[in-house]
A computed fold for a 102-nucleotide RNA from a Rhodospirillales bacterium, annotated as SAM-I/IV (S-adenosyl methionine) riboswitch aptamer. Its mean pLDDT, the model's own confidence on a scale to 100, is 79. The organism belongs to Rhodospirillales, within Bacteria. Rfam family: SAM-I/IV (S-adenosyl methionine) riboswitch aptamer. A reference for the family is Weinberg et al. (2008), "The aptamer core of SAM-IV riboswitches mimics the ligand-binding site of SAM-I riboswitches", RNA. The model forms 100% of the base pairs in the Rfam consensus.
């Protein structure tokens, strides 16, 4: 690094907003809100748990009596041909083991 799997959610929550495109269905862009799924922080690591600051992502999925099925989203982002590099809070600052010192 490609392909092709694989994993986890889809309880709960949260717009009668503004603009744009479309025949429609929907899609996109702004504010707001929600969410801990990656990154990062809260601790040197680990487990747990918090924090909306980085990067998605949703704002109320469909079919079924159920089983299940589909179907969605997520398994960081920018920048470099590559080596490599940058960014990331005014929020939380907490348990529990390890390991170091003493």
């Nucleotide at each position: 690094a490609a392909a092709c799997u694989g994993c986890a959610u889809c309880a709960a929550g949260a717009g009668u907003a503004g603009g744009g495109c479309u025949g429609a269905c929907g899609c996109c862009c702004u504010c707001g809100c929600c969410a801990a799924c990656c990154u990062g922080c809260c601790u040197a690591c680990c487990c747990g748990g918090g924090c909306a600051a980085g990067g998605u992502g949703g704002u109320u999925c469909c079919c079924g009596a159920a089983a299940g099925g589909g179907g969605a989203u997520g398994c960081g982002g920018c920048c470099u041909c590559g080596c490599g590099g940058c960014a990331a809070a005014u929020a939380a600052g907490c348990g529990g083991g390890u390991c170091g010192u003493a």